[in-house]
Molecule: small-subunit ribosomal RNA
Organism: uncultured prokaryote
RNA sequence: CUGGCGGUAUGCUAACACAUGCAAGUCGAACACGGUAACAGCAGAGCUUGCUCUGGCUGACGAGUGGCGGACGGGGGAGGAACGCGUAGGAAUCUACCCAGUAGUGGGGGACAACUUGGGGAAACUCAAGCUAAUACCGCAUACGCCCUACGGGGGAAAGCGGGGGACCUUCGGGCCUCGUGCUAUUGGAUGAGCCUGCGUUAGAUUAGCUAGUUGGUGGGGUAACGGCCCACCAAGGCUACGAUGGGUAGCUGGUCUGAGAGGAUGAUCAGCCACACUGGAACUGAGACACGGUCCAGACUCCUACGGGAGGCAGCAGUGGGGAAUUUUGCGCAAUGGGCGAAAGCCUGAUCCAGCAAUACCGCGUGUGUGAAGAAGGCCUGAGGGUUGUAAAGCACUUUCAAUAGGGACGAAAAGCCUAAGUUUAAUACGCUUGGGUCUUGACUUAACCUAUACAAGAAGCACCGGCUAACUCCGUGCCAGCAGCCGCGGUAAUACGGAGGGUGCGAGCGUUAAUCGGAAUUACUGGGCGUAAAGCGCGCGUAGGCGGCCUGAUAAGUUGGAUGUGAAAGCCCUGGGCUCAACCUAGGAACUGCAUUCAAAACUGUCAGGCUAGAGUAUGGUAGAGGAUAGUGGAAUUUCCGGUGUAGCGGUGAAAUGCGUAGAGAUCGGAAGGAACAUCAGUGGCGAAGGCGGCUAUCUGGACCAAUACUGACGCUGAGGUGAGAAAGCGUGGGGAGCAAACAGGAUUAGAUACCCUGGUAGUCCACGCCGAAAACGAUGUCAACUAGCCGUUGGGGGGGGCGGGGCCCCUGAGUGGCGCAGCUAACGCGAUAAGUUGACCGCCGGGAUAGUACGGCCGCAAGGUUAAAACUCAAAUGAAUUGACUGGGGCCCGCACAAGCGGUGGAGCAUGUGGUUUAAUUCGAUGCAACGCGAAGAACCUUACCCGGUCUUGACAUCCUCGGAACUUGUCAGAAAUGACUUGGUGCCUUCGGGAGCCGAGUGACAGGUGCUGCAUGGCUGUCGUCAGCUCGUGUCGUGAGAUGUUGGGUUAAGUCCCGUAACGAGCGCAACCCUUGUCCUUAGUUGCCAGCACGUAAUGGUGGGCACUUUAAGGAGACUGCCGGUGAUAAACCGGAGGAAGGUGGGGACGACGUCAAGUCAUCAUGGCCCUUAUGGGUAGGGCUACACACGUGCUACAAUGGUCGGUACAGAGGGUCGCUAACUUGCGAGGUGGAGCGAAUCCCUUAAAGCCGAUCGUAGUCCGGAUCGGAGUCUGCAACUCGACUCCGUGAAGUCGGAAUCGCUAGUAAUCGCGAAUCAUCAUGUCGCGGUGAAUACGUUCCCGGGCCUUGUACACACCGCCCGUCACACCAUGGGAGUGGGUUGCAAAAGAAGUGGGUAGGCUAACCUUCGGGAGGCCGCUCACCACUUUGUGAUUCAUGACUGGGGUGAAGUCGUAACAAGGUAGCCCUAGGGGAACCUGGGGCUGGAUCACCUCCUUU
Repeated sequence: CUGGCGGUAUGCUAACACAUGCAAGUCGAACACGGUAACAGCAGAGCUUGCUCUGGCUGACGAGUGGCGGACGGGGGAGGAACGCGUAGGAAUCUACCCAGUAGUGGGGGACAACUUGGGGAAACUCAAGCUAAUACCGCAUACGCCCUACGGGGGAAAGCGGGGGACCUUCGGGCCUCGUGCUAUUGGAUGAGCCUGCGUUAGAUUAGCUAGUUGGUGGGGUAACGGCCCACCAAGGCUACGAUGGGUAGCUGGUCUGAGAGGAUGAUCAGCCACACUGGAACUGAGACACGGUCCAGACUCCUACGGGAGGCAGCAGUGGGGAAUUUUGCGCAAUGGGCGAAAGCCUGAUCCAGCAAUACCGCGUGUGUGAAGAAGGCCUGAGGGUUGUAAAGCACUUUCAAUAGGGACGAAAAGCCUAAGUUUAAUACGCUUGGGUCUUGACUUAACCUAUACAAGAAGCACCGGCUAACUCCGUGCCAGCAGCCGCGGUAAUACGGAGGGUGCGAGCGUUAAUCGGAAUUACUGGGCGUAAAGCGCGCGUAGGCGGCCUGAUAAGUUGGAUGUGAAAGCCCUGGGCUCAACCUAGGAACUGCAUUCAAAACUGUCAGGCUAGAGUAUGGUAGAGGAUAGUGGAAUUUCCGGUGUAGCGGUGAAAUGCGUAGAGAUCGGAAGGAACAUCAGUGGCGAAGGCGGCUAUCUGGACCAAUACUGACGCUGAGGUGAGAAAGCGUGGGGAGCAAACAGGAUUAGAUACCCUGGUAGUCCACGCCGAAAACGAUGUCAACUAGCCGUUGGGGGGGGCGGGGCCCCUGAGUGGCGCAGCUAACGCGAUAAGUUGACCGCCGGGAUAGUACGGCCGCAAGGUUAAAACUCAAAUGAAUUGACUGGGGCCCGCACAAGCGGUGGAGCAUGUGGUUUAAUUCGAUGCAACGCGAAGAACCUUACCCGGUCUUGACAUCCUCGGAACUUGUCAGAAAUGACUUGGUGCCUUCGGGAGCCGAGUGACAGGUGCUGCAUGGCUGUCGUCAGCUCGUGUCGUGAGAUGUUGGGUUAAGUCCCGUAACGAGCGCAACCCUUGUCCUUAGUUGCCAGCACGUAAUGGUGGGCACUUUAAGGAGACUGCCGGUGAUAAACCGGAGGAAGGUGGGGACGACGUCAAGUCAUCAUGGCCCUUAUGGGUAGGGCUACACACGUGCUACAAUGGUCGGUACAGAGGGUCGCUAACUUGCGAGGUGGAGCGAAUCCCUUAAAGCCGAUCGUAGUCCGGAUCGGAGUCUGCAACUCGACUCCGUGAAGUCGGAAUCGCUAGUAAUCGCGAAUCAUCAUGUCGCGGUGAAUACGUUCCCGGGCCUUGUACACACCGCCCGUCACACCAUGGGAGUGGGUUGCAAAAGAAGUGGGUAGGCUAACCUUCGGGAGGCCGCUCACCACUUUGUGAUUCAUGACUGGGGUGAAGUCGUAACAAGGUAGCCCUAGGGGAACCUGGGGCUGGAUCACCUCCUUU
């Protein structure tokens, strides 16, 4: 949210407070010749004739006495960590009612209720006097058995009642007999209860010591009973690391849930036990209580009250308030089951049986079945065809469970009572009992279960989910918003994740959520884990308790194994049957309950006892090596200081400097002296030691190890919680010492800063003695001991052997150390590998996500610094290890590139051109933005273009298709207007035809639609840029690896090249490279006009102008040629390289096109195309004007210069490649010139553009702002074009700016290149310093790869993977959260010392009272009240402990948006990092001392492996 029926179960969290009703009563067969308050009957009386009164006569019975029961049943779980519970045992006990046995039941007495009378009180109740009964109470008698005992003895009981009756007796009541039932004593049983013991039973040691009735004894008291249970005395014990004591939490169990099990969690319902009954205390009664519905006292609360006093206890059943997320009716009945009383009938019973409420759980049933394609309508989707909802619906046929209505209708009921038969009892055919028969009734549930009939598909389906996990997909809306979310995560315009819809999936009278438990989790590991690097070996020894322990023999039987017996309640679980139609549920039997106890047996193993052994361990003897330790001496080199000599200007220090020292003589050098500290070489993965650690030499004292051979002891051993010892450096205390070094500090540098790195000084300290500290990366990040398991090579110090020798030396074996490889095995991998991280055993320590945090609090230690032990709240979904692929490195190696270098010329400075930014503007349209935007899109903005702005206009539209109507199309002119446009007007009737019409065009109308340079290049296609013409990028199969991946592709050479060769667990292949294509360079063949002209001929002033020719040049088609082919050398005999020959060209000859896998969410929605979104009298269309050309400024790219290698003037020579009909335009002519006129020729190897320029030959200028330079401005013109104002180009005259070669910085180029010179083309009406091409002239330099930049390969490190433009640390500021300290403050619990002392019990007793019994009649015994003592609850005081809450202020921690300051770490992180310690500093941090490698790189030494 939803909801049809039935069955079976279950159903307060505040042990918070409770209104009201009910939940424990019953017995007249205990209670009188008596008790009668109510009822009924009977009898009698009165009369009013249906009432009153009388009589206990009968049934009965209020109150009372008495008996039994109120200790059961019912409730909830506060307390309690305990013999409370569970289990197995035990002895010192009681037990009403019940069963069995034995023996009795005689005879007396005195009271008290009720009642009556009187009194007090509001009430509750109570006082006094009098009367009375008993199965109430008390003596006496008796006493088998019983109890006590000193074994002589002593003590102690009772009650009657009911039924029946033949003799006999009678006071006529009865006695008596009998039956039944009581009563008394006692024994035994059964049942129930009390007590004791073993074992088990929660977490914490940040609780380690506790205990005076405490532990025991003796003697008493007390109890039903043992016992310090209590008391007196005596002794000093008892418990505890196997966890005492104190604090927290908790009812325990059978069971329940989960799990494969072992376990873990739990203790609702049902059953056993315990404890509790408003809170605390106490006893009485009783068989049983210290008593839920009893008593007394104290306290809190509530109620009544006449204010004096009283009453109450739902944790019984219902119910109320309250609390809470949350749990029912103030129901029916005693019919059944059971309980109490009773002889019984019966009464009582909120136990119980039932009903009611609740989908709270489990189980069952239904909500229809069959048919039905036009695959209906509608919905949704769509690629527009269809698909899907869907046989679903409708329709047709059928059925009626359940519910409804009506009718019928069980089981649960058997007893008891009464009558009767037989048996038994008896004197008895009474009574009673047993069995049988008959009779009479007894149902709350129940309007039930079940059956039949009637009628209608009629009354009965929802909830969650659909990104993965996890079964199920699309559309719309939304646009990091709203929202979702168990985890990962989704949402920023195409959301299968949000919301809705359609569809689907799952479950179904339910579904989903939340909370909780177990599982998965072998993440507490007994089963069944780990500790080199992930969390984790104490820094190292010795050793106590404990754990574990060699071989043989015997004994024992504690552990162990087997059998038997007892027990392990029932229920539950499991199995097999049975009963409800099935099931849930109920029921019967079995199994099981894995345990404990007793007993019998076994003797291998462990233990214990006894005896032996020598292999473990130790001792003795002889040797060996050693920086092992302690103390005392002693030596030389060096530093420093001081003294003296020589000697002169610097020394010192650094990346470079400076501070500092020095002319008052430094430094240097020589001699002398003093003093302290450390011991070069030897020196070595060498030695010794448990570790820390130990290094000159000598002496003394001293510990340990090893080797060899014998002898001895005889398990004496291993490990080791606590404990104890020694323990680097720094640091602390006291006293010395102080040469060098050096925290702090000072100064100088560096720097943005520099509390640092560097430098100059320098104090603690470093050294010694004594005493503390006890912190390290105290590391092999690897605990100690023992055993076993391939090899090979070193090295140290022993022992043995071999051959051979003049000595050294060599080889082999062995046990002890110390290293390097490596098999098996192990490992997540790295790696380890007899010195194990292998295979095993013993013992100890430690770990269980990160962070908070090795921190807080508490304890202990310390002089202090601090150490040790050691959390939590909050928070995150990770943190970590090893390895892989990349990327990166102020890591390494190799290589390349106009990358540097070597050169040449520029840019940056000037003026102008052009583009961009910025600014401005109505608009300055838009895009491009490091390289890879910026003379870019734009191969050319005056209008147009044009997209922008302003104004004025149109609305099916400028353009496309369809429909209808009209008209040929088209065209002339006038007016208005800026034009678009509007108004009017002239001419014109076409083409095809089957004669119906058709095609094209124009106009009008209607709606579908057009249109958009509007947005999104981060939705896209296509195209493009870039790394980069860099040499790379991949695949198949195989092999290796758990895997990611690797190999191939690495290596040795070589190349421009992953080019080729060789090697090789790889073998091959693909995309790239190269080649094939174009062009250029040489030659040949073919062809010869518009091209060419050698030879022949003609002609001109001259010209291939003409004939002719195609040889040459050339044109354009096809071929040849170059391949490391040849020679020599180098190399490895290869690939290849070097040199040479020949050749036009030589090692890809030069140039171009060609761009691998991919990267940059690179660029472009404005070329085009295109999804989605947006506009639709406008974001569309037309139009005129304006703008894109603005201008304090900044940048890019260029042009022209700054001049003499030049400018100017005159003369003169030589190209190539292109273009041309809306075109190129010649000659001639004209103008100073731009140009004009002109019009030949040419659709072009023919004509034109077309004079190439630099160059060359002369002249002039003479280093100047110029005869350089040409900007700017004035004037005058030309051309194009509707139109040159904003805003064109060019010409002429005049004007003549800046600029004298350009700071930091930066660009291009390696040969026909740079530089320089001109020419052409596209665009184009006009406009070129731009772009794309073309040729002319034509250099310099390259030693080389150290460095800068980019790239390739191999390798290293990495905390990076958005990949260094990465990651990341700390202070500070702000907000929030939890937490520590804190003057204190307020509660809870509790210890100790006291006070206090109700009720009650026990003891005592001066006072008072007193029925039974005794009496000598006085009294006594006994009892009660009072008083008092002891114990003691509430309560109070003082002082501690502990815990919770709170607290100004304060400490750190965590989390937050893009804050601030730096840059500590990760690469050699730019000073390698880290650990301990000390000092310093805004902060990360810095520095000193000692330590580590978990440091890169380079070098050296030793060893090993491969070729």